[in-house]
RNAcentral holds the sequence, with entries from ENA. Transfer RNA from a Gammaproteobacteria bacterium, 74 nucleotides, folded computationally. The coordinates come from a structure-prediction model, not an experiment, and the mean pLDDT is 82. NCBI's taxonomy places the organism under Bacteria, Pseudomonadati, Pseudomonadota, Gammaproteobacteria. Its Rfam family is "tRNA". Rfam classes the family as a transfer RNA. Rfam describes the family as follows. Transfer RNA (tRNA) molecules are approximately 80 nucleotides in length.

RNA sequence: GGGCCCAUAGCUCAAUCGGUUAGAGCAGCAAGCUCAUAACUUGUCGGUUCCAGGUUCAAGUCCCGGUGGGCCCA
Numbered sequence: 001g002g003g004c005c006c007a008u009a010g011c012u013c014a015a016u017c018g019g020u021u022a023g024a025g026c027a028g029c030a031a032g033c034u035c036a037u038a039a040c041u042u043g044u045c046g047g048u049u050c051c052a053g054g055u056u057c058a059a060g061u062c063c064c065g066g067u068g069g070g071c072c073c074a
Base pairs, nucleotide, nucleotide: 001073002072003071004070005069006068007067010026011025012024013023019057028044029043030042031041032040050066051065053063054062
């Protein structure tokens, strides 16, 4: 220098050919249970979908540019 892949909650990850409230587990908080703690059960809290633009009635998803990470070639 060239090519490919990834970026979504504090963490690990889903999200169908672009569609109607972006979800799950863990963690946190509260309650129950216990002499108490852990475990367990119930409830609850959670998001600028990396940044900026574009297409569209509608974008996490498509297009362009950038940033960061990983892999391959030279």